[in-house]
Context: one part of a larger RNA
RNA sequence: GUCUGCGAGUCAGUAUACGUGGCGAGCUUAAGUUCUUAUGGGACGGAGGCGAAGCGAAAGCGAGUCCGAACAGGGCGAAAUUAGUUGCGUGUGCUGGACCCGAAGCGGAGGUGAUCUACCCUUGGCCAGGUUGAAGCGCGGGUGAAACCGCGUGGAGGACCGAACCGGUGAAUGUUGAAAAAUUCUCGGAUGAGCUGAGGGUAGGAGUGAAAGGCUAAUCAAACCCCGUGAUAGCUGGUUCUCCUCGAAAUGCAUUGAGGUGCAGCGUCGCAUGCUGAUGGAUGGGGGUAGAGCACUGAAAGGGCUAGGGGGCAUACCCGCUUACCAAACCCUAUCAAACUCCGAAUACCAUUCAAAGAAGUGCGGCAGUGAGACGGCGGGGGAUAAGCUUCGUCGUCAAAAGGGAAACAACCCAGAUCAGCAGCUAAGGUGCCUAAAUCGUGCUGAGUGGAAAGGAUGUGGGAUUUCUUAGACAGUGAGGAUGUUGGCUUAGAAGCAGCCACCAUUUAAAAAGUGCGUAAUAGCUUACUCAUCGAGAGAUCCUGCGCCGAAAAUGAUUGGCGAUCAAGCACGAUACCGAAGCUCUGGACGGCAGGCCCUGGGGCCUGUUGUGGUAGAGGAGCAUUCUGAGUUCGUUGAAGCGUGAGGGCGACUGAGCGUGGAGGAUUCAGAAGAGAGGAUGCAGAC
Numbered sequence: 001g002u003c004u005g006c007g008a009g010u011c012a013g014u015a016u017a018c019g020u021g022g023c024g025a026g027c028u029u030a031a032g033u034u035c036u037u038a039u040g041g042g043a044c045g046g047a048g049g050c051g052a053a054g055c056g057a058a059a060g061c062g063a064g065u066c067c068g069a070a071c072a073g074g075g076c077g078a079a080a081u082u083a084g085u086u087g088c089g090u091g092u093g094c095u096g097g098a099c100c101c102g103a104a105g106c107g108g109a110g111g112u113g114a115u116c117u118a119c120c121c122u123u124g125g126c127c128a129g130g131u132u133g134a135a136g137c138g139c140g141g142g143u144g145a146a147a148c149c150g151c152g153u154g155g156a157g158g159a160c161c162g163a164a165c166c167g168g169u170g171a172a173u174g175u176u177g178a179a180a181a182a183u184u185c186u187c188g189g190a191u192g193a194g195c196u197g198a199g200g201g202u203a204g205g206a207g208u209g210a211a212a213g214g215c216u217a218a219u220c221a222a223a224c225c226c227c228g229u230g231a232u233a234g235c236u237g238g239u240u241c242u243c244c245u246c247g248a249a250a251u252g253c254a255u256u257g258a259g260g261u262g263c264a265g266c267g268u269c270g271c272a273u274g275c276u277g278a279u280g281g282a283u284g285g286g287g288g289u290a291g292a293g294c295a296c297u298g299a300a301a302g303g304g305c306u307a308g309g310g311g312g313c314a315u316a317c318c319c320g321c322u323u324a325c326c327a328a329a330c331c332c333u334a335u336c337a338a339a340c341u342c343c344g345a346a347u348a349c350c351a352u353u354c355a356a357a358g359a360a361g362u363g364c365g366g367c368a369g370u371g372a373g374a375c376g377g378c379g380g381g382g383g384a385u386a387a388g389c390u391u392c393g394u395c396g397u398c399a400a401a402a403g404g405g406a407a408a409c410a411a412c413c414c415a416g417a418u419c420a421g422c423a424g425c426u427a428a429g430g431u432g433c434c435u436a437a438a439u440c441g442u443g444c445u446g447a448g449u450g451g452a453a454a455g456g457a458u459g460u461g462g463g464a465u466u467u468c469u470u471a472g473a474c475a476g477u478g479a480g481g482a483u484g485u486u487g488g489c490u491u492a493g494a495a496g497c498a499g500c501c502a503c504c505a506u507u508u509a510a511a512a513a514g515u516g517c518g519u520a521a522u523a524g525c526u527u528a529c530u531c532a533u534c535g536a537g538a539g540a541u542c543c544u545g546c547g548c549c550g551a552a553a554a555u556g557a558u559u560g561g562c563g564a565u566c567a568a569g570c571a572c573g574a575u576a577c578c579g580a581a582g583c584u585c586u587g588g589a590c591g592g593c594a595g596g597c598c599c600u601g602g603g604g605c606c607u608g609u610u611g612u613g614g615u616a617g618a619g620g621a622g623c624a625u626u627c628u629g630a631g632u633u634c635g636u637u638g639a640a641g642c643g644u645g646a647g648g649g650c651g652a653c654u655g656a657g658c659g660u661g662g663a664g665g666a667u668u669c670a671g672a673a674g675a676g677a678g679g680a681u682g683c684a685g686a687c
Stems, first nucleotide, its partner, number of pairs: 001687006011096013026050003032044005054061002064076004099238002102235001106228003110225003118202009127192001129161003132157001136153006165189003170185004204220001206216003241622006251264005265370002267367007279355007291343001292341002297337003301333004306327001308326002310323004373398010403414003418588004423584003429578003432562003438575001440573005455549002459546010476533005482506003487501003512527001516525002589612011623676001625673010641660004647654002
């Protein structure tokens, strides 16, 4: 892992609602007693309980009562409008382990452990070999005597080196190991606070500890076993057959509250109400948003005017003059605002009324689930007008929605799957081939743009304005482009061309007090300007369509691919077609409503109409399993079980026949449950 078996809302009491019986202003017995065909059933038993009357804290009074001085007023009642009670069944709450499995833990004057290990007690054992050479002593030297020195002797030491022994420094291996801590190499101690045998002692909030919270039998910040114990778990996981109807929420308030819960909201079922709801039209309302504006509050640019201040001039002082300085108030022009408003929509909201259709609404009661939401559009806040970010409002989708499109793609676009059909029409989106359906028209694009931005550019199409032009434009070509003069100043120089000032005049077809290059300065080249040649358009600006550059990333590239250029790209237009579980057609099933018919407590049939996606969840109807009672019935001429399985049922399921098997079954109506398995890192067994 698979297979087989087992495996989770139960039972008791009590409360409440509904269903269904009994009796009914009443209903009902409990313990117990007794009878019996005795685990069962019947009878008795009215003690008690609920109801028929309430009000008050109570005494108490009573269709009233309480507060009150009250015949006032008010509260709760009565009446109008009396129904309860007791069985059985089902839903749910509460008390119990209370749907099942799951802690770490807590407690026990309950117990077992020191054969491991810690420390202690008693009694034993062990430490190859080598080295060093303390005290003391002897002899010699030395001294007045000592001290002291030397040579021997001697054999001390938590001394040295190093086996056994004890340990465990570093590394490698091992890591489903040879081993639940080892092996190999290396390393520390090795006469000592040494190592070790045997026997004994100390224990669970206790021991022991050269102290690491270490060790106390592979277990230690409180051992192990048993018991309280089914501890508790707002947490995780799991929770077993079918069909039908409806169908949520991820919000508000509160919470030792935030992944829990209470109340409300939203779902479902029942009863009541019967157009009240939703939608559309009309009418009437309030508003201060979008926008806009500057009348207020503020912000804020330029100018004018002008207080105040600063600077300059003048001044003994007083008085003054001036200002391309700062600038209040006021005026003009041009602006800005969530916490500005002289204004002010669209929507939305409220109310009245009318309309159609019958879809909802509301009240009361039973049962819930939800209270982590997500993305997209629009309106905002936070952030960086970042985020698949976060937080509100509003709508949609997903959640709980399959189908078609977007290559693939919960949330985008289209569209809401009752079932069947080898029938039809469409939506979004498409129609060269992959791939169902068009190789249509008029233009644009030339970049494979389509299939990356700011920015940049005589790309190219369309539109508009304007200038020049047969009195000859634009471009090219041939010429001219001069004189006063080298203008004046400045300067070493300044001659059109470093810089400053001025920018005249003359001759002319025209020629600047000079457009650029150039020189040390001149020179030289060139331009403006003019003529000639040529012969028809040329220049500038703005708006706009489609393109170009910008364009560098790590395995081989990509509009989905192939490929495509009067497209198979883009824009506009036209007509066809394809295309979904949408719509239609044909047939079937089921639910709601209405009408009709038939049998009558209730159900069946027909017709019409409307509906049938669905998680949590509510409601309804069934199938199967085991057992019990009663009836019917089958079986050695072959029961159950097992294998196969025609046929039937929407389905859970049922099931003729055949084979096997060899003795018990089936069915109907009732009843009772150890009543349905794929999941729980489920439990046991087998493989």